Predicted 3D model of a 346-nucleotide part of an RNA (small-subunit ribosomal RNA, central domain) from an uncultured bacterium. RNAcentral holds the full RNA, with entries from ENA. Model confidence (mean pLDDT): 89 of 100.
Context: one part of a larger RNA
RNA sequence: UUGGGUUUAAAGGGUGCGCAGGCGGGCGGUUAAGUCAGCGGUGAAAGGCAGGGGCUCAACCCCGGCAGUGCCGUUGAUACUGGCCGUCUUGAAUGCGGUCGAGGCCGGCGGAAUGUGGCGUGUAGCGGUGAAAUGCAUAGAUAUGCCACAGAACACCGAUAGCGAAGGCAGCUGGCCGGGCCUGCAUUGACGCUGAGGCACGAAAGCGUGGGGAUCGAACAGGAUUAGAUACCCUGGUAGUCCGCACAGUAAACGAUGUGCACUAGGUGUCUGGGCAUAAGCCCGGGUGCCAAAGCAAACGCGAUAAGUGCACCGCCUGGGGAGUAUGCCCGCAAGGGUGAAACUC
Numbered sequence: 001u002u003g004g005g006u007u008u009a010a011a012g013g014g015u016g017c018g019c020a021g022g023c024g025g026g027c028g029g030u031u032a033a034g035u036c037a038g039c040g041g042u043g044a045a046a047g048g049c050a051g052g053g054g055c056u057c058a059a060c061c062c063c064g065g066c067a068g069u070g071c072c073g074u075u076g077a078u079a080c081u082g083g084c085c086g087u088c089u090u091g092a093a094u095g096c097g098g099u100c101g102a103g104g105c106c107g108g109c110g111g112a113a114u115g116u117g118g119c120g121u122g123u124a125g126c127g128g129u130g131a132a133a134u135g136c137a138u139a140g141a142u143a144u145g146c147c148a149c150a151g152a153a154c155a156c157c158g159a160u161a162g163c164g165a166a167g168g169c170a171g172c173u174g175g176c177c178g179g180g181c182c183u184g185c186a187u188u189g190a191c192g193c194u195g196a197g198g199c200a201c202g203a204a205a206g207c208g209u210g211g212g213g214a215u216c217g218a219a220c221a222g223g224a225u226u227a228g229a230u231a232c233c234c235u236g237g238u239a240g241u242c243c244g245c246a247c248a249g250u251a252a253a254c255g256a257u258g259u260g261c262a263c264u265a266g267g268u269g270u271c272u273g274g275g276c277a278u279a280a281g282c283c284c285g286g287g288u289g290c291c292a293a294a295g296c297a298a299a300c301g302c303g304a305u306a307a308g309u310g311c312a313c314c315g316c317c318u319g320g321g322g323a324g325u326a327u328g329c330c331c332g333c334a335a336g337g338g339u340g341a342a343a344c345u346c
Base pairs, nucleotide, nucleotide: 004317005316006315008299012314014201015200016199017198021194022193023192025088026087027086028085029084030083031082033081034080035077036076037075038074039073040072041071042070048066049065051063052062053061054060091191092188093187094186095185096184097182098181099180100179103177104176105175106174107173108172109171110154114150115149116148117147118146119145120144121143125136126135162169163168206247208245209244210243211242216240220236221235222234223233258313259312260311261310262309263308266291267290268289269288270287271286272285273284274283275282276281295302296301319346320345321344328339329338330337331336
């Protein structure tokens, strides 16, 4: 470079925003850069190809021809692409009105449970297990009543549900902020799609610092089990789990399925709008499930939420192991992260 792929075989970047780049709606005009055509120049010789000729043939050599797919110049063509100008509204966006939701941030409040403390009742056990023991308890435990404090999480509702770009988001309530969808109407007039780098966000664990510490609980200790038991079970228990600020930047970050647009039978649920309507229901839109036509697929399966049919752009793959390792570079406080081989071997 050409070709093939990327749900599960190797392969979709964790997610978004977006510079460059690539690609880009309808109509008219203009230009003629790309594109196409004619002509001219050049494209050395040798070599190549076809023809002819010379060494007895051939190799070898000679002659003229073709090719040399190209480049430059010039004259034209104008459908398509591009440049420029004008215009349009269907793509996109904005406004007005309505609506939806665990969307985000900050604050206030609530009850149940747990633990602890105080006071009371009360007495010999409690706890735990397959069975036990460690542990707790006559210095009065467990249980039970009242009071108080602390931290964390929000039962039922709850869903096959909703929202968010993803990670993710759940008691009630106030404030601030973001978003989707619907209905027409108005406005702008292609303002669009994608997006290498870049920037931002990014579960859990982890790190720094300051707080907090009820529960649970790596490490650790003890008790059991066992041949052993550095485990599974039990009793404890530090970091952590929670909050503020700062870092880290990973994941089975999964739909293992990149984003956008268009097109291609239906059936049946559900969430949320709009229209008709007394209602049942019907119709129009946006989401979210299931089943299936065509089609696709190696099969499983997918099937308008495509893995179907196309277009645009990006990421990625190229046998297994070695290895996401070594090395270099970049980032990080560190842990480590990113990029990322080879020898050798099957």